[in-house]
Context: one part of a larger RNA
RNA sequence: CUCUUCUUAAGGAACUCGGCAAAAUAACUCUGUAACUUCGGGAGAAAGGGUGCCUAUGGGCUGCAAUAUCAAGUUCCAAACAACUGUUUAACAAAAACACAGGUCUCCGCUAAGUUGUAAAACGAUGUAUGGGGGCUGACGCCUGCCCAGUGCCUGAAGGUUAAGAAAGUGGGUAAUAUGCUUGCAAUUGAAGCCCUGGUGAACGGCGGCCGUAACUAUAACGGUCCUAAGGUAGCGAAAUUCCUUGUCGGGUAAGUUCCGACCUGCACGAAUGGCGUAAUGAUUUGGAAACUGUCUCAAGAAGAGGCUCG
Numbered sequence: 001c002u003c004u005u006c007u008u009a010a011g012g013a014a015c016u017c018g019g020c021a022a023a024a025u026a027a028c029u030c031u032g033u034a035a036c037u038u039c040g041g042g043a044g045a046a047a048g049g050g051u052g053c054c055u056a057u058g059g060g061c062u063g064c065a066a067u068a069u070c071a072a073g074u075u076c077c078a079a080a081c082a083a084c085u086g087u088u089u090a091a092c093a094a095a096a097a098c099a100c101a102g103g104u105c106u107c108c109g110c111u112a113a114g115u116u117g118u119a120a121a122a123c124g125a126u127g128u129a130u131g132g133g134g135g136c137u138g139a140c141g142c143c144u145g146c147c148c149a150g151u152g153c154c155u156g157a158a159g160g161u162u163a164a165g166a167a168a169g170u171g172g173g174u175a176a177u178a179u180g181c182u183u184g185c186a187a188u189u190g191a192a193g194c195c196c197u198g199g200u201g202a203a204c205g206g207c208g209g210c211c212g213u214a215a216c217u218a219u220a221a222c223g224g225u226c227c228u229a230a231g232g233u234a235g236c237g238a239a240a241u242u243c244c245u246u247g248u249c250g251g252g253u254a255a256g257u258u259c260c261g262a263c264c265u266g267c268a269c270g271a272a273u274g275g276c277g278u279a280a281u282g283a284u285u286u287g288g289a290a291a292c293u294g295u296c297u298c299a300a301g302a303a304g305a306g307g308c309u310c311g
Stems, first nucleotide, its partner, number of pairs: 001306008010297002014295001019292001027051005036041001038139001052061003062066001074290007081282002086098002102137007114123003140277004145207003150204002152200003156196001159195003165189002169185006208226005235269001236266001247263005
């Protein structure tokens, strides 16, 4: 000097990206327990008291200390995301990702659809639409707006286009004008598909611009105009989304680029690629508080193991 462990005056997060690490809490028992809530929870909430032995209801005894050692929740406030228990990158990611119950769309009538296989065959299923396959969403509550022009899917008795095949007819070759054989052209006929018709968004997706206007100013309920298939409804909003931006105001701090509550000027939220809430849950993420501490001010000491010197 390094590692492991222990102790520390005064202060107590001033450390740091961040209380990382450490300290602290801890058992049993009694009292007591808030908001919120899906009435189950939240909850061991929080916050307090007690704990040995002898007597026998008066009390007494030992010790620094009685859950005398060991072992044994830190707690609270607020927000984000995901409902939850689960699952995952064996060996850098455990999560807000996946799954999930629930919702919805779609296909499938049984020799089912779908899947594997060249096939036989097998699974589906010794099942039968309250079943099976696929897609999206993701408990629950309140909801889920407008657009079918494009793309996809579905529907359609007609019409247009259209392959092989069929084909009346009409040419060539065969010593040649017949018969035959062979080889061209061909009116016409001829399916799906495509064109066409209509539907369909919990299908892929999309959801405007400019100008003017009210008796202070400002703003524009209102009007005009252009374009569109239709111009973003409810709700939310500087957000896991906001560039400008440390937006502005309020709260918390002596001081706050983070955090919470608002505002709305949404660069570039928005309704099952779901929107907004939400009790409970979370080795998740963010901000704050109490307690606690060598994280720090600022370092010191001790024990052990290495290292180093001698051997």
Record summary: A computed fold for a 311-nucleotide part of an RNA from Poterioochromonas similis, annotated as large-subunit ribosomal RNA, domain IV. The prediction has a mean pLDDT of 87. NCBI's taxonomy places the organism under Eukaryota, Sar, Ochrophyta, Ochromonadales, Poterioochromonas. Its Rfam family is "Bacterial large subunit ribosomal RNA".